Notes
Predicted 3D model of a 329-nucleotide part of an RNA (large-subunit ribosomal RNA, domain IV) from Muribaculum sp. An287. It matches the Rfam family "Bacterial large subunit ribosomal RNA". Its family is annotated with structural constituent of ribosome and ribosome in the Gene Ontology. Taxonomically the source falls in Muribaculum (Bacteria, Pseudomonadati, Bacteroidota, Bacteroidales). The full RNA is in RNAcentral, with records from SILVA.
Context: one part of a larger RNA
RNA sequence: CCAUGGCCAAGGAACUAGGCAAAAUGACCCCGUAACUUCGGGAGAAGGGGUCCUCGCGUGUGCGAGGCGCAGAGAAGUGGCCCAGGCGACUGUUUACCAAAAACACAUGGCUUUGCGAAAUCGAAAGAUGAAGCAUAAGGCCUGACACCUGCCCGGUGCCGGAAGGUUAAGGGGGGGCGUGAGCCGGCGACGGCGGGGCGCCGAACCGAAGCCCCGGUAAACGGCGGCCGUAACUAUAACGGUCCUAAGGUAGCGAAAUUCCUUGUCGGGUAAGUUCCGACCUGCACGAAUGGUGUAACGAUCCGGGCGCUGUCUCGGCCAUGGGCUCG
Numbered sequence: 001c002c003a004u005g006g007c008c009a010a011g012g013a014a015c016u017a018g019g020c021a022a023a024a025u026g027a028c029c030c031c032g033u034a035a036c037u038u039c040g041g042g043a044g045a046a047g048g049g050g051u052c053c054u055c056g057c058g059u060g061u062g063c064g065a066g067g068c069g070c071a072g073a074g075a076a077g078u079g080g081c082c083c084a085g086g087c088g089a090c091u092g093u094u095u096a097c098c099a100a101a102a103a104c105a106c107a108u109g110g111c112u113u114u115g116c117g118a119a120a121u122c123g124a125a126a127g128a129u130g131a132a133g134c135a136u137a138a139g140g141c142c143u144g145a146c147a148c149c150u151g152c153c154c155g156g157u158g159c160c161g162g163a164a165g166g167u168u169a170a171g172g173g174g175g176g177g178c179g180u181g182a183g184c185c186g187g188c189g190a191c192g193g194c195g196g197g198g199c200g201c202c203g204a205a206c207c208g209a210a211g212c213c214c215c216g217g218u219a220a221a222c223g224g225c226g227g228c229c230g231u232a233a234c235u236a237u238a239a240c241g242g243u244c245c246u247a248a249g250g251u252a253g254c255g256a257a258a259u260u261c262c263u264u265g266u267c268g269g270g271u272a273a274g275u276u277c278c279g280a281c282c283u284g285c286a287c288g289a290a291u292g293g294u295g296u297a298a299c300g301a302u303c304c305g306g307g308c309g310c311u312g313u314c315u316c317g318g319c320c321a322u323g324g325g326c327u328c329g
Base pairs, nucleotide, nucleotide: 001324002323003322004321005320006319007318008317010315011314014313019310027051028050029049030048031047036041038145052067053066054065055064056063057062068072080308081307082306083305085303086302087300088299092104093103109142110141111140112139113138114137120129121128122127146295147294148293149292151225152224153223156222157221158218159217160216161215162214165213166212167211171207172206176202177201178200179199180198183194184193185192186191226244227243228242229241230240253287254284265281266280267279268278269277
C1' cells in the first nucleotide's frame, strides 16, 4: 500500500451524478393504525409497550409477589419507514456472457378472413398441421385490467361492391396484299412481261376476359385534421365579421409534458439558498383520442423529487485484526 473485517470524540449526507456503500430496522405477544380504495385492500401502515429466573393462584397464550445482570428474542439468523410524482394495470417474459426496463406478454376491446375437402401454413405432389376442431370455432392485424370516453375528413393509397361505357392479351376474323407458277404474249436466244387453279406467307375492319379507367362504400384500414385581416366606451383581449384555400381543418380531455426550441418561460410551494421536483398558467417550435385520450386503488430489484431514523459517505482522519504485497532469510 491492497483485500476483508472490528471500533471511534463532536457533527450527521456537509459526500456524491445519485445516501453508492455502510449503519440502522429486525423474531414473537399486546395496544394502536391515516389518506385513498376496484371495499379485497392500503396493513407488519405509522407509532408505542412487553420478553430472563423463583414462588403462589389459576389453568385460557394469564395474574400477583419476589430476585439477578450493563444487557433477558442476552449467540446466529431475521422488514428501515413516510410523503408526492412519471411510466406500465397486475403475477409473469427478455438481450445464455455489458441493458430486467416505461421493452415483450397478458386478461379486455375492436377490425377482418374462413360454411368445412374451411381460411391460413408446410410441401413440385401425395400428404400433413389447422382439428379427430366447425363461427361461443380457427387464422391475420391492432389495442392492452378497470372507469369515463374514443370527435371531423373517403380527395390520395389500400380493401370491398358494381357492371353500363372506355382501354385491352391470347384467340377468332378475314377487306386486302405478297411469293411460287400451268399457260399465254414478246424475243434467234439468254431471258422479260402478264398470269387460271393450287400451295405458302403477311394482314386491315370487327368480335375478344380479368385488370386499369369509371361509379359507389369503407378510417378500432394506411393516413390527414389551415392561413390572412378587422372588431367591444382606458388599455388589453376578441364572443363577432370579412376573405383565401382544403377531402376535412384538431372535438372532449390533457398540456414547458418520457413531447417546450426560445427556457433555468411566468406565478405559487418546498430550501437560508432549488437548471431537478410538486401545483398552476397556456404563447402546444412540434399533445390528442384503440400507432388510443384522460384518470386510477393495488402492484414494481423501475425512474424522478422530498422527509424521519441511522450512520466513517463526508468534515478528517485515527486505532485494531486476518491475509497478501514489501524487507530479511